[in-house]
């Protein structure tokens, strides 16, 4: 000097998931604001409900291969799991927007036969997990100097 790992603090990212107040020795309990979700009229829409249906979320869909089950006289059909490749879509590259370029995600869970939209109204959540940094155009802001 560089790389890797760990800890702490600050900063930053995905996400609705933040701030404050009361009470308690504390843990805990309670509340408010803010942000986010669900249900729920009229009107409109839709009438297709075991081929179940629906919700949060960007996270849908397609192809190939193995295995299991299923249909089948045989060829074969369909579903599930795993893996690979893609994809609708989403995030980030540290003021904002745009374009280019790069790096990522493209999950998981829930309701329980039931919900279109939807004002009043009712109701729920405030977690979890991480560490990106390329310059350009236009714009904005701050500091310093005169």
């Nucleotide at each position: 000097u560089a790389a890797u790992c760990g800890a702490u603090a600050g900063c930053g990212c995905u996400g609705a998931a933040u701030u404050c107040c009361c009470u308690u020795g504390g843990g805990g309990g309670g509340g408010a604001a803010a942000c986010g979700g669900g249900g729920a009229a009229a009107c409109c829409a839709a009438u297709u409900u075991u081929u179940g249906g629906g919700g949060u979320g960007a996270a849908u869909c397609c192809u190939c291969a193995c295995a299991u089950u299923u249909u089948a006289u045989c060829c074969u059909u369909a579903a599930u799991c795993u893996g690979a490749g893609g994809u609708a879509g989403g995030g980030u590259u540290a003021c904002c927007u745009u374009a280019c370029a790069g790096c990522c995600c493209g999950a998981a869970c829930c309701c329980g036969u039931c919900a279109g939209c939807u004002a009043a109204c009712c109701u729920c959540g405030u977690a979890a997990g991480c560490g990106u940094a390329g310059g350009a155009a236009g714009g904005a802001a701050a500091g310093c100097c005169c």
This is a predicted structure of a 146-nucleotide RNA (c-di-AMP riboswitch aptamer (ydaO/yuaA leader)) from Thermacetogenium sp. UBA4966. The coordinates come from a structure-prediction model, not an experiment, and the mean pLDDT is 81. It matches the Rfam family "c-di-AMP riboswitch aptamer (ydaO/yuaA leader)". Rfam 15.1 lists 7,607 matches to the family in 2,262 species. The source organism's lineage runs through Bacteria, Clostridia, Thermoanaerobacterales, Thermoanaerobacteraceae and Thermacetogenium.